The part of an RNA shown here (small-subunit ribosomal RNA, 5' domain) has 524 nucleotides and comes from an uncultured prokaryote. Its Rfam family is "Bacterial small subunit ribosomal RNA". RNAcentral holds the full RNA, with entries from ENA.
Context: one part of a larger RNA
RNA sequence: GAUGAACGCUAGCGGCAGGCUUAAUACAUGCAAGUCGAGGGGCAGCGGGUGUAGCAAUACAUGCCGGCGACCGGCGCACGGGUGCGUAACGCGUAUGCAACCUACCUUUAACUGGAGAAUAGCCCCGAGUAAUCGGGAUUAAUACUUCAUAACAUUGCGAAAAGACAUCUUUUUGCAAUUAAAGCUCAGGCGGUUAAAGAUGGGCAUGCGUGACAUUAGAUAGUUGGUGAGGUAACGGCUCACCAAGUCAACGAUGUCUAGGGGUUCUGAGAGGGUGAUCCCCCACACUGGUACUGAGACACGGACCAGACUCCUACGGGAGGCAGCAGUGAGGAAUAUUGGUCAAUGGACGAAAGUCUGAACCAGCCAUGCCGCGUGAAGGAUGAAUGCCCUACGGGUUGUAAACUUCUUUUAUAUAGGAAGAAACCUCUCUACGUGUAGAGAAGUUGACGGUACUAUACGAAUAAGGACCGGCUAACUCCGUGCCAGCAGCCGCGGUAAUACGGAUGGUCCAAGCGUUAUCC
Repeated sequence: GAUGAACGCUAGCGGCAGGCUUAAUACAUGCAAGUCGAGGGGCAGCGGGUGUAGCAAUACAUGCCGGCGACCGGCGCACGGGUGCGUAACGCGUAUGCAACCUACCUUUAACUGGAGAAUAGCCCCGAGUAAUCGGGAUUAAUACUUCAUAACAUUGCGAAAAGACAUCUUUUUGCAAUUAAAGCUCAGGCGGUUAAAGAUGGGCAUGCGUGACAUUAGAUAGUUGGUGAGGUAACGGCUCACCAAGUCAACGAUGUCUAGGGGUUCUGAGAGGGUGAUCCCCCACACUGGUACUGAGACACGGACCAGACUCCUACGGGAGGCAGCAGUGAGGAAUAUUGGUCAAUGGACGAAAGUCUGAACCAGCCAUGCCGCGUGAAGGAUGAAUGCCCUACGGGUUGUAAACUUCUUUUAUAUAGGAAGAAACCUCUCUACGUGUAGAGAAGUUGACGGUACUAUACGAAUAAGGACCGGCUAACUCCGUGCCAGCAGCCGCGGUAAUACGGAUGGUCCAAGCGUUAUCC
C1' cells in the first nucleotide's frame, strides 16, 4: 500500500459498488419453462347466446360464440441461472490445420408439395389398488404413423476426360444403373411442408509452444507401440475387435504422490519480479454418490428416464415418493456474509401470424459504514485575554483561548408544505412512399412505468438536527501532574515498573486521522 475481511469503541447524510472465503453439509414452504385453438379430436370449468317448461324466481337442453382444464401433435426444455467437487489435462491460453467433420431456428437460390391406408390417446363402459398408478373392452382425429407414385446438382455402384497450391488424394465435367421425399391450416392476404446447393451462427477433432510442488518418487507400459483387415462414429484415430511384429515413454524428469479449475484480470513494485484468480467477461467441469443409454439438429441432459447405493418421507406393509452447487428462506458449521420483497415498465429469452402468455434471467426496492467517492456537523467579528479546570519559581504568572459569552450573517443538510420527471420507443390501428407483390421506410392519432409521488425544483423555519477513535520513551508527530512501588500492569522491536515512572492507571494539555478510528489475519 491492499482486502469478498472479522473484532473493539463510535456513528449525520447521499451516490456507486460488494455481500457463506467455512459443510460439493442436510433441507420445511413458495416460486425459478413453458407456449401454440391460425395442427387435431373435442368441451371439464368460466362468461355469453339460443331453445323448452314456468307469471316469475329458476330448472333443463344445446360447442352456437368468446375462450379453454386434461389429451394427441409441434417448437422450446442442451439457452438463461448456480457451484468449483473433480481435473497438472490439448483442461486452459495462444497460434495453426481439417484434402477427416456436423449444424435446428435464420438468410439466399433451385425444384416439388399427387394418391392410399392402418391405428392410438382423449371421450364412454368395466375392473384392481390406501395411494402412486395400472389392466381390459368399444369408438375417434391430426402438421402423429405407415405406404404407393414422381424425382436429382442427393446417396451407392461401375466407367470416361481434364485440372490441382496439402498428391495414401482432391476438385470439375460427363455416361449408365439402383435407392430415397412431402402436410396441411387460413380472415384467401398469407403461414407452413419436402429435397438439393450455398451462407451465417454454433460446435467437434488434431497439432506446435506455454501452463504447480516433491528425485527423501527412477524406471514405466500388453491395447501397451506400430502394421493389415473389419466394426463403429458426424468425422480421423487401438476408439473397439481379430491376426502379425516388438515396440513406445523416460534425467530436456517418464511413472508415482501431494496440491490446484484455467485465462482476461487484480494487489504490490521504478521495473524485473512476487502474490492472487471474490465481483464482471471467455472457456472447462459438475448437478445426492456411481453407472447407463433413450429422445433429439444438439445432452449421455441441475428442476428428463433407467439401474445400484446412502439418506429422508408416506403406507392399509403389498408398495410408493424425493434431490435448492436456481431465487428467497431454515437447521448445522463458523470470527463471519442480506428479504420466504416488487414488476415484466425497459433489455434479453421461449412459444405464437398477432394480441399475448411465461420468465427469482433482468430491472428495481429492502438489510449491512463491507469498501470507494462526495457533503455536512456552521461562517465573520469578538480581549476585562471573563469564569471553571490544569500547571508553576505561587499576594503573582502561564495555559485552556477567539475558545466561550456577546453582535451580525448563512441554511448545504434536517423538518414541513407544494410542484414533479427522463428512462417510452415500439408492438398494435390508420395513411403514404420505395422497390415491385410483401417487405422496408416515413408520417399521424392514441396506448403502455415496478422503481415512485422517487430523483429534482420551489417556499417556510431556525445555529437550528449531526464527532469520535487511537496515540504522546526511541523508531514516530505529540509532556506535565497525581496514584502505584519489579506490585498492579504495558509491550510491534528495543524494553518500562524495586518511592521523584514523559513507557503502568487517572487527569490537564497536545499530536494524527476523521464518520470513522484502532486491533487481528493475509499478500507485496